The part of an RNA shown here (large-subunit ribosomal RNA, domain IV) has 319 nucleotides and comes from a Candidatus Thorarchaeota archaeon. Rfam family: Archaeal large subunit ribosomal RNA. Rfam 15.1 lists 2,955 matches to the family in 1,139 species. Its family is annotated with structural constituent of ribosome and ribosome in the Gene Ontology. Model confidence (mean pLDDT): 86 of 100.
Context: one part of a larger RNA
RNA sequence: CCCCUCCUGAGGGAAAUCGGCCAAUUAGCAGCGUAACUUCGGGAGAUGCUGUGCCUGGGUUAGUGCAAGCUUUCCCAGGUCUUAGUAACUAGGGGGUCCCAACUGUUUAAUACAAACAUAGCUGACUGCGAACGGGAAACCGCGAGUACAGUCAGUGAAUCCUGGUCUGUGCCUGUCAGUUAAAGCUCAGGAAUGGGCCUAAGCUCAGGUUAACGCCGGGACUAACUAUGAGUCUCUUAAGGUAGCCAAAUGCCUUGUCGGUUAAAUGCCGACGUGCAUGAAGGGAGCAAUGAGGUCCCCACUGUCCCCAGGAGGGCUC
Numbered sequence: 001c002c003c004c005u006c007c008u009g010a011g012g013g014a015a016a017u018c019g020g021c022c023a024a025u026u027a028g029c030a031g032c033g034u035a036a037c038u039u040c041g042g043g044a045g046a047u048g049c050u051g052u053g054c055c056u057g058g059g060u061u062a063g064u065g066c067a068a069g070c071u072u073u074c075c076c077a078g079g080u081c082u083u084a085g086u087a088a089c090u091a092g093g094g095g096g097u098c099c100c101a102a103c104u105g106u107u108u109a110a111u112a113c114a115a116a117c118a119u120a121g122c123u124g125a126c127u128g129c130g131a132a133c134g135g136g137a138a139a140c141c142g143c144g145a146g147u148a149c150a151g152u153c154a155g156u157g158a159a160u161c162c163u164g165g166u167c168u169g170u171g172c173c174u175g176u177c178a179g180u181u182a183a184a185g186c187u188c189a190g191g192a193a194u195g196g197g198c199c200u201a202a203g204c205u206c207a208g209g210u211u212a213a214c215g216c217c218g219g220g221a222c223u224a225a226c227u228a229u230g231a232g233u234c235u236c237u238u239a240a241g242g243u244a245g246c247c248a249a250a251u252g253c254c255u256u257g258u259c260g261g262u263u264a265a266a267u268g269c270c271g272a273c274g275u276g277c278a279u280g281a282a283g284g285g286a287g288c289a290a291u292g293a294g295g296u297c298c299c300c301a302c303u304g305u306c307c308c309c310a311g312g313a314g315g316g317c318u319c
Stems, first nucleotide, its partner, number of pairs: 002316008011307002015305001020302001028052005037042001039158001053080007062071003081085001093300004098295002100292002105117002121156007133142003160286003164217003169214002171210005178205003185198005218236005245279001246276001257273006
């Protein structure tokens, strides 16, 4: 001198930074006291305030003991020292809003612990048992020494309020006079190869059903006595034209949308608005107490993150 691990710091206190990352603060026990919201269980150690050592005196609890006593709990009063009495060690920083996921749980052994997976709950499909489903070439086996309040498969994902329209297409199910239609069979021709005809299964065509099946859910004009807007009218068109809700949302291109709040100042955040490029109802919609090493923003406290660096300890390096 620089690096590593630590310690301390005037004044300010996040101005640092993508971001309070880091560090600091808080901390035990006891008493008082404790909000919104809520599924009435919680939230809650909410937040917040106070006490805490030692000595003396008095009272008191429990155990043991014949008793003296020893150990022990609590209360009251007085005193005493310190900056500080859970003096070291030990030992939560807190509050508010929003997004997502209900929750506990699980996960990418070796860059991801999450909003992903799972979950209880909800719904649908198949299945009457020698079942359906799965393994196996089969025998056979699992589910299950179970039997529809059961098993398998699929979707959604607690509870609450709900879950709109559409069966044209595709899928699945049901039906089916008819059409199409293979081999085999029958029959005809031929010496034969072969050719013709008849009959005919499933499937397809066809007719229905089915969306918590795959999916999908419009456009253009005109219009109210200021203007604007358009309840309304007309028209093209579709299977049906997006309902209830919700939103510049983890979904909005334009976009730093517009308005309000927060700031001295905000592409942020929160609350609204909505012709929404391209929201939307179990590919679930909305909403939510609790929960979360999840994400966002704000506030208090706190601090060397910073203004702006300084000093110190140990180790390394050099030697």